Molecule: Bacterial RNase P class A
Organism: marine sediment metagenome
RNA sequence: GAGUCGGCCGGACAGUCGCCGCCCGCACCCUUGCGGUGUCGGGGGGAGGAAAGUCCGGGCUCCAUAGGGCGAGGCGCCAGGUAACCCCUGGGGGGCGCGAGCCUACGGAAAGUGCAGCAGAAAGGAAACCGCCUAAGCGAUUCGAGUCCUGCGUGACUGGGGUCGCCGGUAAGGGUGAAAAGGUGCGGUAAGAGCGCACCGCGCGACUGGUAACAGUUCGUGGCGAUGGUAAACCCCGUUGGGAGCAAGGCCAAAUAGGAAUCCUUCGCUGUGGCCCGCAGUGGAUUCGGGUAGGCCGCUUGAGGCCUGUGGUGACGCAGGCCCUAGAUGAAUGACUGUCCUCGACAGAACCCGGCUUACAGGCCGACUCAC
Numbered sequence: 001g002a003g004u005c006g007g008c009c010g011g012a013c014a015g016u017c018g019c020c021g022c023c024c025g026c027a028c029c030c031u032u033g034c035g036g037u038g039u040c041g042g043g044g045g046g047a048g049g050a051a052a053g054u055c056c057g058g059g060c061u062c063c064a065u066a067g068g069g070c071g072a073g074g075c076g077c078c079a080g081g082u083a084a085c086c087c088c089u090g091g092g093g094g095g096c097g098c099g100a101g102c103c104u105a106c107g108g109a110a111a112g113u114g115c116a117g118c119a120g121a122a123a124g125g126a127a128a129c130c131g132c133c134u135a136a137g138c139g140a141u142u143c144g145a146g147u148c149c150u151g152c153g154u155g156a157c158u159g160g161g162g163u164c165g166c167c168g169g170u171a172a173g174g175g176u177g178a179a180a181a182g183g184u185g186c187g188g189u190a191a192g193a194g195c196g197c198a199c200c201g202c203g204c205g206a207c208u209g210g211u212a213a214c215a216g217u218u219c220g221u222g223g224c225g226a227u228g229g230u231a232a233a234c235c236c237c238g239u240u241g242g243g244a245g246c247a248a249g250g251c252c253a254a255a256u257a258g259g260a261a262u263c264c265u266u267c268g269c270u271g272u273g274g275c276c277c278g279c280a281g282u283g284g285a286u287u288c289g290g291g292u293a294g295g296c297c298g299c300u301u302g303a304g305g306c307c308u309g310u311g312g313u314g315a316c317g318c319a320g321g322c323c324c325u326a327g328a329u330g331a332a333u334g335a336c337u338g339u340c341c342u343c344g345a346c347a348g349a350a351c352c353c354g355g356c357u358u359a360c361a362g363g364c365c366g367a368c369u370c371a372c
Stems, first nucleotide, its partner, number of pairs: 001370009011340007019046002022043004026038004030033001048346001052357002055355005060245004073240004077091005092106001093104004107236002112234002114230002129174002131170003137166007145158004149153001182200006201224001202222005207216003249297004259288006268282005304323008341344001
């Protein structure tokens, strides 16, 4: 100088006036209680590292006892931590980086189905476009050689070489592609090819180490089209898993309307009927039940925080001591003044807790790496 990882802070101090809880005192009220009220007095407390997104996991509450099955969904290397986890820690495999370190959706492709644009000859029990080859077979042409003869020729026959074509061989080379069916070398061949061999790689089995994932300069075995890729494609396997959420849910309980029970009115009105009795409706009082407004609980003492010791590589566990640190419900946590500085980011509780993710001006500390 460049970088990697981890931890911490998130303007400071003082004053004044407010706002929301709590405690003490005083006054008043009653139902005399851990009661209620107050133009009263005093004291003390009052947002975060993410309070956020509401993405996971749990506590708590109700639904039906929350138990079994099926389906949808989540998760998916191994071991551990935890109340639990799609979290965390340690380890293994793979990838990136000179390195400190970082990333990883990392079960199964020898159950089945599907998919692979463009390019390319051929893309899955694949294929011959260029190239290479002509050993075997067929045809054309050409050049030598040999044999035969009443005939000595532009004749016949036999076998061979060259060139071209057909039928073929090849998977070395070129070219296409993200990917072309192990790599390099030697041998081999008509040319080639795991066709053969050596080394490397790969598969399978054993052995050794490790709790395991897995690893090995070990041993054996297989020429390797065995078993190509893709499962954040369907699917298969394993595992997990009831639903709704504090507006959960519980308690107290006006007024109005309606409901139930009992009693009263022996009167009135309406209906039935010619009329009376009777019956039905209508009225009043009391009680009850559910329940609205309203109030209270749930509500913040909790898998809590801090310190010390101790076990563990670590996540974390155990033991002891100390502390109580917002609790609103139209919903408080603010405004102003002064001084100072590096001039202040992202953002604000709403049942609680453990995580993850995302946002964030600036600053501090520690460990480590690389280069000079």